RNA sequence: AAUAUUCUUUGGGGCGGGGUGGAAAUCCCCACCGGCAGUAAAGUCUGCGAAGAAACGUUUCGUUUCCCGAAUCGGUGAGAUUCCGAUACCGACGGUCAUAGUCCGGAAGAGAAAGGAGUUUU
Repeated sequence: AAUAUUCUUUGGGGCGGGGUGGAAAUCCCCACCGGCAGUAAAGUCUGCGAAGAAACGUUUCGUUUCCCGAAUCGGUGAGAUUCCGAUACCGACGGUCAUAGUCCGGAAGAGAAAGGAGUUUU
């Protein structure tokens, strides 16, 4: 240094102002936010995870399958749908005196993945 394996840590952000109303952090106007890996640095490219559904099993779990949002133009450059400029767009399920990306809940959960320590083999 590589391989295998065990343990362990980390691992999602955001409603502030105004309007209407009996009532809205849910509607309207403005505002604000962006998991992991890859790649010229990415919410909108590719892949993954989470959420939702179904089937099966040894059933409070596991496996498999399905499902899974949204971007263009110009500039620089060897190279960018990633940077710079401009203008757009998107956001699970359940709850709520009123329709939720931002409030509450499943969730002190799960998890892509990143780091640390030990052991084995070369």
The RNA shown here (FMN riboswitch aptamer (RFN element)) has 122 nucleotides. The coordinates come from a structure-prediction model, not an experiment, and the mean pLDDT is 83. Rfam family: FMN riboswitch aptamer (RFN element). Rfam describes the family as follows. The RFN element is a highly conserved domain that is found frequently in the 5'-untranslated regions of prokaryotic mRNAs that encode for flavin mononucleotide (FMN) biosynthesis and transport proteins. The sequence was found by an Rfam model in a public genome assembly.